[in-house]
RNA sequence: GCUCGCUUAGCUCAGCGGUAGAGCGCUACCUUCACACGGUAGAUGUCAGUGGUUCGAUCCCACUAGCGAGCA
Numbered sequence: 001g002c003u004c005g006c007u008u009a010g011c012u013c014a015g016c017g018g019u020a021g022a023g024c025g026c027u028a029c030c031u032u033c034a035c036a037c038g039g040u041a042g043a044u045g046u047c048a049g050u051g052g053u054u055c056g057a058u059c060c061c062a063c064u065a066g067c068g069a070g071c072a
Base pairs, nucleotide, nucleotide: 001071002070003069004068005067006066007065010024011023012022013021018055026042027041028040029039030038048064049063050062051061052060
């Protein structure tokens, strides 16, 4: 330098173009002498960024950035 893949909650990951979810974790309460387990409730995201297509984009297209793999 070229090609390909990935980027979504604190972490690991889902998500057929129509209001963004799970598990773990976190907070409060119940339970306990206390901790753990368990139960109930709750908070959390500029869906990497910028443009474009579309009535509508996490999803499709282009570019940029970061990470990774292959080729040279």